[in-house]
RNA sequence: AAGCCUAUAAUAGACUAUCGCUGCGCGCAAGCGGAGAGGAAAGUCCGGACAGCACAGAGCAUCGUGCCACCUAACGGGUGGGCCUAGACGGAAAGUGUCGCAGAAAAUAACCGCCUCACUAGAUUUCUAGUGAGGUAAGGGUGAAAAAGUGAGGUAAGAGCUCACUAUUUGCUUAGGCAACUAAGUGGAUGGAUAAACCCCACGAGCUGAAAGACCAAAUAAAUCUCGAAGAGGCUGCUCGCUUCGCCCAUUAGGAUAGAGAAGGGUAGGUCGUAAGAGGCUAUUCGCGAGGAUAGUCCUAGAUAAAUGAUAGUCAUCGGGGUGACUCGAGACAGAAUCCGGCUUAUUUUAUAGGCUUUUAC
Numbered sequence: 001a002a003g004c005c006u007a008u009a010a011u012a013g014a015c016u017a018u019c020g021c022u023g024c025g026c027g028c029a030a031g032c033g034g035a036g037a038g039g040a041a042a043g044u045c046c047g048g049a050c051a052g053c054a055c056a057g058a059g060c061a062u063c064g065u066g067c068c069a070c071c072u073a074a075c076g077g078g079u080g081g082g083c084c085u086a087g088a089c090g091g092a093a094a095g096u097g098u099c100g101c102a103g104a105a106a107a108u109a110a111c112c113g114c115c116u117c118a119c120u121a122g123a124u125u126u127c128u129a130g131u132g133a134g135g136u137a138a139g140g141g142u143g144a145a146a147a148a149g150u151g152a153g154g155u156a157a158g159a160g161c162u163c164a165c166u167a168u169u170u171g172c173u174u175a176g177g178c179a180a181c182u183a184a185g186u187g188g189a190u191g192g193a194u195a196a197a198c199c200c201c202a203c204g205a206g207c208u209g210a211a212a213g214a215c216c217a218a219a220u221a222a223a224u225c226u227c228g229a230a231g232a233g234g235c236u237g238c239u240c241g242c243u244u245c246g247c248c249c250a251u252u253a254g255g256a257u258a259g260a261g262a263a264g265g266g267u268a269g270g271u272c273g274u275a276a277g278a279g280g281c282u283a284u285u286c287g288c289g290a291g292g293a294u295a296g297u298c299c300u301a302g303a304u305a306a307a308u309g310a311u312a313g314u315c316a317u318c319g320g321g322g323u324g325a326c327u328c329g330a331g332a333c334a335g336a337a338u339c340c341g342g343c344u345u346a347u348u349u350u351a352u353a354g355g356c357u358u359u360u361a362c
Base pairs, nucleotide, nucleotide: 001358002357003356004355005354006353007352008351009350010349013315014314015313016312017311018310019309021036022035024033025032026031038333042344043343045342046341047340048339049338050209051208052207053206057240058239059238060237061236062205063204064203065202066201067081068080069079070078071077082089083087090200091199095198096197097194098193099192111140112139113136114135115134116133117132118131119130120129121128122127148166149165150164151163152162153161167190168189169188170187171186172185173184174183175182176181213272214271215270216269224262225261226260227259231245232244233243234242248255249254279298280297281296282295283294284293285292286291317330318329319328320327321326
């Protein structure tokens, strides 16, 4: 210097003219004025607003979260901090399980070795070799790891057996910090790892979803079948409890009711929900920051099988060619459907930071 990758931030063209589409406002009408698809609208992975179903809890089960403080409507999101060496961050000292191969053995263990005693053989003061019994875990070997480490004493030989110092872990005290935690001192204890293994602890939790739902109009069949009084229904499942409706006739069976379900019939037309918000922009201010507060200002799609476009010219950005004038080319991923905050995935251009490769010079 060039290229590639990662992360963050911005960006995702602008103006004019003509014609066209949708909706809103004004207008008797003609017409006039204004607006019209994204950073992800995608995925449907989280959290909510809103709507419907209940208001009564308790236990068990199921599921989710998991260092500390803060932000937020909330979150498995974000900001700042802490520690283990580093994260899907509670607990391995409540218990169970697992750790291949190698190795004697991966938790009450002994292959080689060391020591003591007995016997046998040789040598012959002692000693050497073999066999058996007992003791040992300091030395050697295997392994990621052999049960805290180093040194000294002690022992038949050894071992935290004893002592000194250190390591890990834990209780208490003092100081700092809102806290997690940090530093120091002083006691206790001594296999390691593993909990998106079972498990334990703490905290929490409804379902359905705009085709949710509400209202108006119109029409049909309050018909048929099943369950149905030790009845039917009721915010995860089960049990208990609580609650609403029903509890009638006949009386061996049975019928009916409250309601639940099945199949069938009618209508399928319109309005709301539905775009004013946990809203956008600007300024000031508080905070390390995520963000908060105050003031001002703005209204920025609303379709219902689905509109948000086409053409022409000029300019901007990027790339190629050219001494220059200039000229040629390019537009990625993609398309609102109740709405919002995150996360994830796809992707154009520019800038900043970092990493890798190649070349050149010192």